The RNA shown here (small-subunit ribosomal RNA) has 1381 nucleotides and comes from an uncultured bacterium. Its mean pLDDT, the model's own confidence on a scale to 100, is 85. It matches the Rfam family "Bacterial small subunit ribosomal RNA".
[in-house]
RNA sequence: AAUUCGCCCUUAGAGUUUGAUCCUGGCUCAGGACGAACGCUGGCGGCGUGCCUAACCCAUGCAAGUCGAACGAGCAGAGAUCUUCGGAUCGAAGCGAGUGGCGGACGGGUGAGUAACGCGUGAACAACCAACCCUGCACAGGGGGACAACAGCUGGAAACGGCUGCUAAUACCGCAUAAGACCACAAUGUCGCAUGACGAAGGGGUCAAAGGAGAAAUCCGGUGCAGGACGGGUUCGCGUCCCAUUAGCCAGUUGGCGGUGUAACGGACCACCAAAGCAACGAUGGGUAGCCGAGCUGAGAGGCUGAACGGCCACACUGGGACUGAGAUACGGCCCAAACUCCUACGGGAGGCAGCAGUGGGGGAUAUUGCACAAUGGGGGAAACCCUGAUGCAGCGACGCCGCGUGAGUGAUGAAGUAUUUCGGUAUGUAAAGCUCUAUCAGCAGGGAAGAAAAUGACGGUACCUGACUAAGAAGCCCCGGCUAACUACGUGCCAGCAGCCGCGGUAAUACGUAGGGGGCAAGCGUUAUCCGGAUUUACUGGGUGUAAAGGGAGCGUAGACGGCAAGGUAAGUCUGAUGUGAAAGCUCGGGGCUCAACCCCGGAACUGCAUUGGAAACUAUUUUGCUAGAGUGUCGGAGAGGUAAGUGGAAUUCCUAGUGUAGCGGUGAAAUGCGUAGAUAUUAGGAGGAACACCAGUGGCGAAGGCGGCUUUCUGGACAGUAACUGACGCUGAGGCGCGAAAGCGUGGGGAGCAAACAGGAUUAGAUACCCUGGUAGUCCACGCUGUAAACGAUGAAUACUAGGUGUAGGGGUUUUUAUAACUUCUGUGCCGCAGCAAACGCAAUAAGUAUUCCACCUGGGGAGUACGACCGCAAGGUUGAAACUCAAAGGAAUUGACGGGGACCCGCACAAGCAGUGGAGUAUGUGGUUUAAUUUGAAGCAACGCGAAAAACCUUACCAAGGCUUGACAUAGCAGUGAAUAAUGUGGAAACACAUUAGCUCUUCGGAGCACUGUUACAGGUGGUGCAUGGUUGUUGUCAGCUCGUGUCGUGAGAUGUUGGGUUAAGUCCCGCAACGAGCGCAACCCUUGCCAUUAGUUGCCAGCAUUCAGUUGGGCACUCUAGUGGGACUGCCGGUGAGAAAUCGGAGGAAGGUGGGGAGGACGUCAAAUCAUCAUGCCCCUUAUGUCUUGGGCUACACACGUACUACAAUGGCUAUUACAACAGGCAGCUAAGGCGCAAGCCGGAGCAAAUCCCCAAAGAUAGUCCCAGUUCGGAUUGUGGGCUGCAACCCGCCCACAUGAAGUCGGAAUUGCUAGUAAUUGCAGGUCAGCAUACUGCAGUGAAUACGUUCCCGGGUCUUGUACACACCGCCCGUCA
Repeated sequence: AAUUCGCCCUUAGAGUUUGAUCCUGGCUCAGGACGAACGCUGGCGGCGUGCCUAACCCAUGCAAGUCGAACGAGCAGAGAUCUUCGGAUCGAAGCGAGUGGCGGACGGGUGAGUAACGCGUGAACAACCAACCCUGCACAGGGGGACAACAGCUGGAAACGGCUGCUAAUACCGCAUAAGACCACAAUGUCGCAUGACGAAGGGGUCAAAGGAGAAAUCCGGUGCAGGACGGGUUCGCGUCCCAUUAGCCAGUUGGCGGUGUAACGGACCACCAAAGCAACGAUGGGUAGCCGAGCUGAGAGGCUGAACGGCCACACUGGGACUGAGAUACGGCCCAAACUCCUACGGGAGGCAGCAGUGGGGGAUAUUGCACAAUGGGGGAAACCCUGAUGCAGCGACGCCGCGUGAGUGAUGAAGUAUUUCGGUAUGUAAAGCUCUAUCAGCAGGGAAGAAAAUGACGGUACCUGACUAAGAAGCCCCGGCUAACUACGUGCCAGCAGCCGCGGUAAUACGUAGGGGGCAAGCGUUAUCCGGAUUUACUGGGUGUAAAGGGAGCGUAGACGGCAAGGUAAGUCUGAUGUGAAAGCUCGGGGCUCAACCCCGGAACUGCAUUGGAAACUAUUUUGCUAGAGUGUCGGAGAGGUAAGUGGAAUUCCUAGUGUAGCGGUGAAAUGCGUAGAUAUUAGGAGGAACACCAGUGGCGAAGGCGGCUUUCUGGACAGUAACUGACGCUGAGGCGCGAAAGCGUGGGGAGCAAACAGGAUUAGAUACCCUGGUAGUCCACGCUGUAAACGAUGAAUACUAGGUGUAGGGGUUUUUAUAACUUCUGUGCCGCAGCAAACGCAAUAAGUAUUCCACCUGGGGAGUACGACCGCAAGGUUGAAACUCAAAGGAAUUGACGGGGACCCGCACAAGCAGUGGAGUAUGUGGUUUAAUUUGAAGCAACGCGAAAAACCUUACCAAGGCUUGACAUAGCAGUGAAUAAUGUGGAAACACAUUAGCUCUUCGGAGCACUGUUACAGGUGGUGCAUGGUUGUUGUCAGCUCGUGUCGUGAGAUGUUGGGUUAAGUCCCGCAACGAGCGCAACCCUUGCCAUUAGUUGCCAGCAUUCAGUUGGGCACUCUAGUGGGACUGCCGGUGAGAAAUCGGAGGAAGGUGGGGAGGACGUCAAAUCAUCAUGCCCCUUAUGUCUUGGGCUACACACGUACUACAAUGGCUAUUACAACAGGCAGCUAAGGCGCAAGCCGGAGCAAAUCCCCAAAGAUAGUCCCAGUUCGGAUUGUGGGCUGCAACCCGCCCACAUGAAGUCGGAAUUGCUAGUAAUUGCAGGUCAGCAUACUGCAGUGAAUACGUUCCCGGGUCUUGUACACACCGCCCGUCA
């Protein structure tokens, strides 16, 4: 929370849509059950249970007989009598076909049919029957004629007959008797809910019977009548599945009168008469189905089922029919028809397992051709007894339920094995072994029941009891990602596979397979099918419809449902008491019996129901009488695009005519098609015609909705206000039904100015069947008819009542006063805001989506689909009604945070603009792509790869290629064995590595050995091999952008929000103010370095003002200055004025070396890009191990049709060249920097002073002065090439740098496009350093000279904040639609 008046009792949920949230909503799971089946496994017992499919076909045996005490034959005959011994006679107990009697209508099976009085329940029969049984009353006299059997003849293969003759009865038939019954009549009585029922004096008619047994007693039978019991028959009320895409059905149909028929009523049947009867409360039709007690499930209400047991029904190969009988329309009877099977001599016959077993078939699937009548029951019989596949038992099946066992105690070395491991251990695990016990079950032996009343036991030597004996003979199945209890290793690598849902698997899988371990259940465990539950997911209990699925387009109104106030009656509903019934079994409670339980027995309760009856009268109903508050009428008043028809008006467009007038008009983003010199457009006048009505005009008015707009008139509907005369509940809703219903469309006939689908042309475009333009037909208009749908929307059905307020507006009324453009108030309509409440939220909120009541309509996951079929409507177009197969695990609503937008607002940045210099063109350098190659090692890839890793590839580097070598290895550690070396030199071979040969060659010692080294061997080394998508670390970028968060509080169901938004301001989330926020953290800023000013300290290697000295700060001296490098100061919007909010701040000024962050640097928040790097390093896993390791030589990384990036040098006169001349800073220096001096044209060489450095060395160029060149491919430019040199280095061929001389290419300022820069900056000039043997146009620094411009933020790019939309969240490089494969 549901349930309930209230309490108690009872009621459990989870996963899955999203980045996250709430809701709606489906799917799935956990539970229980089963006549089950399948997989794996399987010890025992008890009790149950076992063709759910083919109501398919059936071999064989059995399942219904019995009676001789009903009858006559026959067979056989114990025994007896007689006997001529040949035989004859009598004959008990038996058998037994036939006649006859009773029973075969029960018992047993099945569920095909049946939607029905079939079943259930309760009634009725005054409309009935009833064998056997019980009770009572009354009887049984006397006759008759047959037919089987049998005999004879005869037909047929058989089954089965035919003819003639004989015979009995409890077989059959008359007659008599009649208590009684029945029939017709009848004086008359009693009773009932109706028809009517019951009784009765009296006389009349009709109707019976059977015997048997016995010595007898007697017993068993027979007949009629009446009653009872058991059992049946019929009728009725109520209940009893789905489909309306089944709406009309019915002719014996409905009723009546009279008959027939029946046990009995009845159209059950027949003749006649009437025209009824059923149906939206679902007739008729179609589909499916035996019904119930009960069973399963469920908290319950319900839902599903109808095996076993019990009651009823129906059926018996299929269909039909009657006979007999008490009873049948008859499972193991008859007849007929048809199908099937069998026999046959082909003429004709026989059969019916849905009885018990059993066979075949079907199927996923269901048992023995068993024993016995011992018990219980049934049939017959007087009985003995016979029959009984009913039944009692046994067999088979873990099919179900229940019970038991597979051992118990002790046992740490925590054994072995196995698995794992961080190699230490851990787990299996007291588990095992070992020791001590026990014997339930099974096995062996012995005893041995009850069930049975005297006898009789299938089960059965069974249950049970006892004894001995051995831990022996007895455990599996499923699962371990979440739901859901239980985790590791290996294998596999989107494969194999798993999966109930979500989902797992693409090289570290707790999800696949295996193993170890664990969890669950256990002689079972799982799976599958089905049912209920969970599902409040059809909602009676107990749901919804503004946006999730769902309000009909709107009205009138029928049936129906619901309905105001008061009083009286009735008692249908309602409440209550009693009675009957509600079978048994089952469920449940209490007892009891099997050792317990399952199972069984006894008793109680319950069976919530139905019926009858007594009462109550509040409510509903019904009826009667009233009322006026609902509803309606009358009367008065005003408002209105309400409707209909007719008439009429002006403006405008177009067209026609005429005039003026001339070259264009028109149209667009720009154009063109089009019109126009045959005179357009423009303008003036006149005319024609059609359509629509500017301003007023308003979330104003009217109407049910659709909808309605110039003016006048006709006819007319509705609403509102006032009044309170009238009626007296006349009301509300409304399935069907009826009329209304925008636009488009259709039909017929008109009309046609403008506009304008289709269509044509022109543009746009990759295309453009579009958007734009020029034309233009249906149509738009009118009349009549049809269509019947719209986002027909307020996505909100109608009606009534109630529930805070505030403020507009339209129409009407009232009151007050100060008579106004007033105030207050009231009714009706129409808007906005807002409380409570509601709501998933958004929102709604007196015009409800609030609180209640009534009625109607509609919804039940998404798609398929508003589709198909059917039906109805329509001229058609189409409309209304309206599925399923299949498929998915979601589809959806509202809100949140981001991201995005060719959305909006604000702000910033060399982002644009304003400028300066470039790149893109040339040559060269360098990197990349591509190509080539044995190899051209490799990484980096938009910004953020490309003078990048590489701060230097001739060898080395080096990772690549070719060739040649080595295999415990070039390098490390350890063990074992051996040796004494290691190493060096020489020689030979070789390209070298290396191989071979020769020579030389250990240390310490306690003498045990140790150290060192080598050889062999074992572990291992090694890898620039792979994976940067397994990682650490480091780095780039966003971005030096101003952001990113937290605690507490508050708001929200929640994700989240607030703070962080707003107003200002700033370079800044910088600061101020405001504010449900108050604070805090990481970022910003500051603190750090450097530079700019000053002071102070210290003056050597620095400096030199004054003093002295010198070629020279060289020296003395000094430390004032410069400088050096330590410590301090200085700048803080501090001061003044304006602006601003008495704010923050900003603008201007003063002072100051410096002014608003003074310049520069270092410093990079939370995060993003699976960004980069396994080739710096480290590292998991995988891979190689005489090679993917290692050594060596040579080659390659330097290739070259080409393309791109980054630079250098230029194209010249602001210049080139020649000569002269001046001024730096940062730095570096011992395998170094190197001076002076000398040689060389020069590169350079010789030389060697000084300096481990404020001391020595390396040190400028542009500039300046003077001259020349005179605009040329040049005295510009320097590529390329030749020759000769220099330097480094083992070595400059591939492949270094420099010098001299000579050669002198392209290039005359660069297309589209594009880059940098806001001041000591750009531009320009040189210098130094690192790397380095050598190699700088690169990189990192340094100083010299030294500009131009910024109006401004519209636009491009990037970024920040707020806001808005979103179907995106892998986040627009998103999502997604169609076509094709």